[in-house]
RNA sequence: UGAGAGGCCCGGGCGGCCGCCGCGUUCCCCCGGGAGCGCGGAGGAAAGUCCGGACUCCGCGGGCCAGGGUGGUUGCUAACGGCAACCGGCCGCGAGGCCAGGGAAAGUGCCACAGAGAACAGACCGCCUACCCCGCCGGCUCGCCGGUGGGCGGCAAGGGUGAAACGGUGCGGUAAGAGCGCACCGCGGCUCCGGUGACGGCGCCGGCAGGGCAAACCCCACCCGGAGAAAGACCGAAUAGGGAGGGCAGGCGACGGCCCGCGCCAUGGCCCUCCGGGUAGGUCGUUGGAGGCCGGGGGCGACCCCGGUCCCAGAGAAAUGGCCGCCCCUCCCUCCGGGGAGGCCAGAAUCCGGCUUACAGGGCCUCUCACGCC
Numbered sequence: 001u002g003a004g005a006g007g008c009c010c011g012g013g014c015g016g017c018c019g020c021c022g023c024g025u026u027c028c029c030c031c032g033g034g035a036g037c038g039c040g041g042a043g044g045a046a047a048g049u050c051c052g053g054a055c056u057c058c059g060c061g062g063g064c065c066a067g068g069g070u071g072g073u074u075g076c077u078a079a080c081g082g083c084a085a086c087c088g089g090c091c092g093c094g095a096g097g098c099c100a101g102g103g104a105a106a107g108u109g110c111c112a113c114a115g116a117g118a119a120c121a122g123a124c125c126g127c128c129u130a131c132c133c134c135g136c137c138g139g140c141u142c143g144c145c146g147g148u149g150g151g152c153g154g155c156a157a158g159g160g161u162g163a164a165a166c167g168g169u170g171c172g173g174u175a176a177g178a179g180c181g182c183a184c185c186g187c188g189g190c191u192c193c194g195g196u197g198a199c200g201g202c203g204c205c206g207g208c209a210g211g212g213c214a215a216a217c218c219c220c221a222c223c224c225g226g227a228g229a230a231a232g233a234c235c236g237a238a239u240a241g242g243g244a245g246g247g248c249a250g251g252c253g254a255c256g257g258c259c260c261g262c263g264c265c266a267u268g269g270c271c272c273u274c275c276g277g278g279u280a281g282g283u284c285g286u287u288g289g290a291g292g293c294c295g296g297g298g299g300c301g302a303c304c305c306c307g308g309u310c311c312c313a314g315a316g317a318a319a320u321g322g323c324c325g326c327c328c329c330u331c332c333c334u335c336c337g338g339g340g341a342g343g344c345c346a347g348a349a350u351c352c353g354g355c356u357u358a359c360a361g362g363g364c365c366u367c368u369c370a371c372g373c374c
Base pairs, nucleotide, nucleotide: 001370002369003368004367005366006365007364008363009362010361012327013326014325015324016323017322018321020041021040022039023038024037025036026035027034028033029032043345047356048355050354051353052352053351054350055228056227057226058225067224068223069222070221071220072086073085074084075083076082087101088099089098090097091096102219103218107217108216109213110212111211124159125158126155127154128153132151133150134149135148136147137146138145139144140143167185168184169183170182171181172180186208187206188205189204190203192201193200194199232284233283234282235281242275243274244273245272246271247270248269250265251264252263253262291310292309293308294307295306296305297304298303328343329342330341331340332339333338
């Protein structure tokens, strides 16, 4: 210098003016507003609502089954399907990246097409004629030998099919072959050593048994009640309706010719008083928290501990905006003086930890490879 790998941060800046929302305070009108002043007012994802928790209400004797989720190991954490470190496999020259990464000798199932054969396998092309049988030719010491063709057979080395073909390479061996034998690699078992562990290493034994698929059923280990701020708690009109008490009216009965009066019954009607539920509405939950920043300490790290300091949006269908000047960046035009347009994705609603997705542009740190120079 070029090409990369991993991680972190910012995501327009400053000033002026005018607005919007919340809180505090002073004053004015006068019990509902207004004015002044001060303070605070979106994010790195506030998003998707995917995972985990806090909080609230409901449910709940215990166990088993069913169902769902997670899946290398050790840690971190309130918890997690998150994160860290490490292990194993694959990819990359490398820095590094990716992996649902337990069990396929418990059982069941599946393996399309092609192919002879797809899992207690198989012979299309091919290779072989040692053994047994037949034909032909030749030879002779007349029973065999040699050649050739076929049958009965042997083989799985090579070709071919496939995502995958029943260990691989080499040497020996053989009629040709084959773990048939041997060496190395792979695989399995055992002992020992290192490691908390996943796992790794040395040695010995076994000729190889056990193809792949569990984001197929299944088996194993661990985890899991339901609903969610429209959660939930408190206060509470008017109207309608409910309950209790009383009064009036009503029905029945006795005395009585009748009415009034009296007693009993009924609680349907009207009125009064009281009570409770509940609607509108109001208040809380609600933002001080697994909090931010600074310093110190422990740990490889995720993270943890201690000290100091700060208070940092909160509501309701919902504020967080606009203009001007200067600067920064990008694009276009240019008569090189300048002029014009623009500034990512997006946007809180109970809160927190993650994951995932979107994102113009810019900055920083560490590392790798190649080339050049000193």

Bacterial RNase P class A from a bacterium, 374 nucleotides, folded computationally. Its mean pLDDT, the model's own confidence on a scale to 100, is 75. Its Rfam family is "Bacterial RNase P class A". Rfam's curators write: Ribonuclease P (RNase P) is a ubiquitous endoribonuclease, found in archaea, bacteria and eukarya as well as chloroplasts and mitochondria.